A computed fold for a 507-nucleotide part of an RNA from Acidobacteria bacterium 28-1, annotated as small-subunit ribosomal RNA, 5' domain. It matches the Rfam family "Bacterial small subunit ribosomal RNA". Its family is annotated with ribosome and structural constituent of ribosome in the Gene Ontology. Its mean pLDDT, the model's own confidence on a scale to 100, is 81.

Context: one part of a larger RNA
RNA sequence: GAAUCAACGCUGGCGGCGUGCCUCAGACAUGCAAGUCGAACGAUUAAACUUUCCUUCGGGGAAGAUAUAAAGUGGCGCACGGGUGAGUAACACGUAAGUAAUCUACCUUCGGAUGGGGAAUAACAGUCGGAAACGACUGCUAAUACCGCAUAAUGCAGCGGCACCUAAUGGUGACAGUUGUUAAAGUAUUUAUACGUCUGAAGAGGAGCUUGCGGCAGAUUAGCUAGUUGGUAAGGUAAUGGCUUACCAAGGCGACGAUCUGUAGCCGACCUGAGAGGGUGGUCGGUCACACUGACACUGAAUAACGGGUCAGACUCCUACGGGAGGCAGCAGUCGGGAAUUUUGGGCAAUGGGCGAAAGCCUGACCCAGCAACGCCGCGUGAAGGAUGAAGUCUUUCGGGAUGUAAACUUCGUAAGAAUAGGAAGAAUAAAUGACGGUACUAUUUGUAAGGUCCGGCUAACUACGUGCCAGCAGCCGCGGUAAUACGUAGGGACCAAGCGUUGUUC
Numbered sequence: 001g002a003a004u005c006a007a008c009g010c011u012g013g014c015g016g017c018g019u020g021c022c023u024c025a026g027a028c029a030u031g032c033a034a035g036u037c038g039a040a041c042g043a044u045u046a047a048a049c050u051u052u053c054c055u056u057c058g059g060g061g062a063a064g065a066u067a068u069a070a071a072g073u074g075g076c077g078c079a080c081g082g083g084u085g086a087g088u089a090a091c092a093c094g095u096a097a098g099u100a101a102u103c104u105a106c107c108u109u110c111g112g113a114u115g116g117g118g119a120a121u122a123a124c125a126g127u128c129g130g131a132a133a134c135g136a137c138u139g140c141u142a143a144u145a146c147c148g149c150a151u152a153a154u155g156c157a158g159c160g161g162c163a164c165c166u167a168a169u170g171g172u173g174a175c176a177g178u179u180g181u182u183a184a185a186g187u188a189u190u191u192a193u194a195c196g197u198c199u200g201a202a203g204a205g206g207a208g209c210u211u212g213c214g215g216c217a218g219a220u221u222a223g224c225u226a227g228u229u230g231g232u233a234a235g236g237u238a239a240u241g242g243c244u245u246a247c248c249a250a251g252g253c254g255a256c257g258a259u260c261u262g263u264a265g266c267c268g269a270c271c272u273g274a275g276a277g278g279g280u281g282g283u284c285g286g287u288c289a290c291a292c293u294g295a296c297a298c299u300g301a302a303u304a305a306c307g308g309g310u311c312a313g314a315c316u317c318c319u320a321c322g323g324g325a326g327g328c329a330g331c332a333g334u335c336g337g338g339a340a341u342u343u344u345g346g347g348c349a350a351u352g353g354g355c356g357a358a359a360g361c362c363u364g365a366c367c368c369a370g371c372a373a374c375g376c377c378g379c380g381u382g383a384a385g386g387a388u389g390a391a392g393u394c395u396u397u398c399g400g401g402a403u404g405u406a407a408a409c410u411u412c413g414u415a416a417g418a419a420u421a422g423g424a425a426g427a428a429u430a431a432a433u434g435a436c437g438g439u440a441c442u443a444u445u446u447g448u449a450a451g452g453u454c455c456g457g458c459u460a461a462c463u464a465c466g467u468g469c470c471a472g473c474a475g476c477c478g479c480g481g482u483a484a485u486a487c488g489u490a491g492g493g494a495c496c497a498a499g500c501g502u503u504g505u506u507c
Stems, first nucleotide, its partner, number of pairs: 001507004006503005013379006019372002021337001026335003030332003035076003040073002049064006083290003093214007102207003107203008115149001117147002124139006155181005160175001162173004186195003216262003223253003228250008265287004269280004292313005315326004343369001345368003351365001352363004382412004392403004417446006426436001451496005456477003462491005472479002
């Protein structure tokens, strides 16, 4: 000098765009953050409508169609999105490859199929238990829920044998070879379709696994290792593999730093620097890991699952003492810690996501607003003229000099705000639809706003008084013991400016 997720001191007008718990991965009151589908299903409330019956003329009952709240079965979603960086020195990440060792719901493309049956169960009703959380028994019912049967190949498995490819376990193709085996669900309606369902092939996107290379410190850590290293067999997995198990062998790693210890999420990038380097990894993007602590599985295409489950532990809460409930490292917010970090706001209008045929519903993602000079950028606090050089203040050799064209005064002008009037773009439409917002912006009237640090040298800027090695200053050198340009005050000056200084950290 540059930089900063900064803090502190003094000061503080406006706008735009950003940023905002770096400390305790501490504990959390309250609200919200993941639902949706009645065009899968049974059952069904209110209002309105139509028809009809009764009526005391107030109204009431029944049926139908439509619509539909809270629950339930079923489907899809909840593995995304959002948070945090505790752990991790590792194929976690980056980069380049491999997978002839693999999987893939939804989406796209191309084939084939969708026949015929069955048994339950929730809701519901009844009875009962419990303080509650919740549960037990009996009975009834539906489905795109569940279970058989039929049919089926270019699927899967076995057998035979051919060609090509591969380093190889193997792979590909054809043999229309042969044997066995495996499917399905309907709904809506304008009756023609649409959306589904099953099966196969391919694609896209996604994921798993393997490998080369790369990126911290310590040798005051030198030896480490028994599923350890390899083989055979089996199990397991979508899949390779000590991944697991049995048996066999005795290997494997290491001064090219194993093991151990400490520290740390990694990268694109960011800061600095002429560069080479050095430092950092906050916001944004990619990726990994975690979700009170530890373990485990269920479901599913995919989870060992933040707002799912089970068990154990710590903590908090309720309890009728028998037993239960909970997990903000989601958005706000509270307490605590700290030098220090915001509102318990508005909206789904846009972008995107989930569900749905759609209308639509949900969305603290997101878009906005609020708070904070925390940062960057822009603007303003006036411009021109104005001397007998006013007054005041400071200084003086008492003549004067400085503040100083500065002020007053004249002419001109008006960031913000206020009032009045108008008023967007962002909306993609045939039309409708804007949280922001009556905001930005425009016109008229009116109309307000400068501080901080420094002045011995480095380093731009000097005098007076006070003090007297005292009080104090200080980044370094140093200053102060009676004329201190270095302390304190005043006048003057210098530099930055809505900021200016100080402190911390990096180059």